This is a predicted structure of a 575-nucleotide part of an RNA (small-subunit ribosomal RNA, 5' domain) from Ministeria vibrans. It matches the Rfam family "Eukaryotic small subunit ribosomal RNA". For this family Rfam cites "The comparative RNA web (CRW) site: an online database of comparative sequence and structure information for ribosomal, intron, and other RNAs" (Cannone et al., BMC Bioinformatics, 2002). Its mean pLDDT, the model's own confidence on a scale to 100, is 80. The full RNA is in RNAcentral, with records from ENA and SILVA.
Context: one part of a larger RNA
RNA sequence: UAUGCUUGUCUCAAAGAUUAAGCCAUGCAAAUGCCAGUAUAAGCAACUUUUACUGCGAAACUGUGAAUGGCUCAUUAAAUCGGUUAUAGUUUAUUUGAUGGUACAAUUGCUACUUGGAUAACCGUGGUAAUUCUAGAGCUAAUACAUGCGAAAAGUCCCGACUUGCGAAGGGAUGUAUUUAUUAGAUACUGUGCCAACCGGCCUCGGCCGACUUUUGGUGAUUCAUUAUAACUUUUCGAAUCGCAUGCCUUUGCGGCGGCGAUGAUUCAUUCAAAUUUCCGCCCUAUCAACUUUCGAUGGUAAGGUAGUGGCUUACCAUGGUCGCAACGGGUAACGGAGAAUUAGGGUUCGAUUCCGGAGAGGGAGCCUGAGAAACGGCUACCACAUCCAAGGAAGGCAGCAGGCGCGCAAAUUACCCAAUCCCGACACGGGGAGGUAGUGACAAAAAAUAACAAUCCGGGGCCAUCGGCUCUGGUAAUUGGAAUGAGAACAAUUUAAACCUUUAACGAGGACCUAUUGGAGGGCAAGUCUGGUGCCAGCCAGCCGCGGUAAUUCCAGCUCCAACAGCGUAUAUU
Numbered sequence: 001u002a003u004g005c006u007u008g009u010c011u012c013a014a015a016g017a018u019u020a021a022g023c024c025a026u027g028c029a030a031a032u033g034c035c036a037g038u039a040u041a042a043g044c045a046a047c048u049u050u051u052a053c054u055g056c057g058a059a060a061c062u063g064u065g066a067a068u069g070g071c072u073c074a075u076u077a078a079a080u081c082g083g084u085u086a087u088a089g090u091u092u093a094u095u096u097g098a099u100g101g102u103a104c105a106a107u108u109g110c111u112a113c114u115u116g117g118a119u120a121a122c123c124g125u126g127g128u129a130a131u132u133c134u135a136g137a138g139c140u141a142a143u144a145c146a147u148g149c150g151a152a153a154a155g156u157c158c159c160g161a162c163u164u165g166c167g168a169a170g171g172g173a174u175g176u177a178u179u180u181a182u183u184a185g186a187u188a189c190u191g192u193g194c195c196a197a198c199c200g201g202c203c204u205c206g207g208c209c210g211a212c213u214u215u216u217g218g219u220g221a222u223u224c225a226u227u228a229u230a231a232c233u234u235u236u237c238g239a240a241u242c243g244c245a246u247g248c249c250u251u252u253g254c255g256g257c258g259g260c261g262a263u264g265a266u267u268c269a270u271u272c273a274a275a276u277u278u279c280c281g282c283c284c285u286a287u288c289a290a291c292u293u294u295c296g297a298u299g300g301u302a303a304g305g306u307a308g309u310g311g312c313u314u315a316c317c318a319u320g321g322u323c324g325c326a327a328c329g330g331g332u333a334a335c336g337g338a339g340a341a342u343u344a345g346g347g348u349u350c351g352a353u354u355c356c357g358g359a360g361a362g363g364g365a366g367c368c369u370g371a372g373a374a375a376c377g378g379c380u381a382c383c384a385c386a387u388c389c390a391a392g393g394a395a396g397g398c399a400g401c402a403g404g405c406g407c408g409c410a411a412a413u414u415a416c417c418c419a420a421u422c423c424c425g426a427c428a429c430g431g432g433g434a435g436g437u438a439g440u441g442a443c444a445a446a447a448a449a450u451a452a453c454a455a456u457c458c459g460g461g462g463c464c465a466u467c468g469g470c471u472c473u474g475g476u477a478a479u480u481g482g483a484a485u486g487a488g489a490a491c492a493a494u495u496u497a498a499a500c501c502u503u504u505a506a507c508g509a510g511g512a513c514c515u516a517u518u519g520g521a522g523g524g525c526a527a528g529u530c531u532g533g534u535g536c537c538a539g540c541c542a543g544c545c546g547c548g549g550u551a552a553u554u555c556c557a558g559c560u561c562c563a564a565c566a567g568c569g570u571a572u573a574u575u
Stems, first nucleotide, its partner, number of pairs: 001571005009447001011445001015440001016407001022405003026402003031064002037061002043056002062426001071360003081281003086276002090274002096269003111240001115146002122138001125135003155174005162167001175237001177233001179231004184226001199210004217224001239263001241262004247257003283331003290322003297319008335357003339350004362383002365380003385396001387394002413438001415437003421434001422432003453481003456477001458475001459473006488507001490504001492503002517564005522545002528559001530558004539547001541546001
């Protein structure tokens, strides 16, 4: 693990892995709305005071999610995986914290109190046998899609009218991002003398003495962080958005200033991750001894490609790389690990299965979208299956949850619910076969009823021993007696999303029930020299030794007894 017989209570609970990663009818399993993107529903509800809207809100556009979860274990043997490194070799939606005054025209009139054109829902006309198919006409929105202004000061660099010279009016460029080239990003130790300027002291105005300082982060380590210059670009971003409050100053004008949020956006960090990566470690096999390589094998140079490293790919070179310490090949009824069973210790066997990692969605392959997929409850082909059809065409993927067929020794309900745990969304509100709850369920596992007590009868041992008494001790009883109790069934309470369980009134036990079984009784191995039947026959006896040929301790039965017990036997695998 399966199966046979049996089964009262209660707790807990595995469950179509093994065989077919075989095939699937039907239903559901991924959706989502706030004060805060878009409402003229010919939708609802209202109430007036006046016509921009204001409440609720189907549909639809937009945004986000759908790459998580759940399932399965087919592949896979230095692969996965485990421990341990690295990213100075990279990407990262979201979270959290920081972060941006530079835009145009070459400068007398330009939308900046806000620009443009569509489209859905809607309305109407239709097509097809048919689908989550869609065409044509008519409207209308945006945080959809596009377009597009602006505000400081200083500094720096370049050019430069003019100028003997010192110098200098003026002009241009200078945000961020992209690509390339260049620059700074320092600091092991070390003199002496002279010249010029400047500062201080002495000072006879000849000189003499002293000083001559500038900033530079981080790492074990970088062409790092950061900065600057010259250019480059199908020129990235730099808010034409929304809600709630409405205040202050006024030169009263459709003036100016202003709070708290929401959403969006660039770069840097952070977080969540991801992707590669260092070292060590794996079952059986030599009836596998050599393997790899111009169709990349091993290395180099360059380019391409990638988020990035790399023969990852291409070109050109070199001739390497692995192996008896078992390469390469084959097998595996092989996903790896954490773990499980057994065991004095060492070991042996198992690990499909709830946690972590991997792989896969009928088989291969390719791809779109996106921060993230080589996604399958996405798309496109091919192969294999297979559905509807009016025969022209159309649609498909349960190794999600239920359920069906098939396969088999072998495995549950087409149930209820989002109440808990969490996840997703524009979200306090919606959704979730994730998950929870019941049903099936002798997979395992824990507790534990099927009677207890007393009297009497009948005994047994001990003491006093005379009938008998005292004391201890049991057992058997068609005897008697009252007590006790749940199984069951049931008001109610509790519990729960709703129930069950639990608690609890009134009911509920006398042998013929409210009746315990499964295997055995020669040995191993606890328990019959009982009775009847059979007669080497029958034997569904017997794991092994053996039993049975007329007194069977072993067969078939009855009685009695033994073992375990709500369980016990059998088969198989394993220690």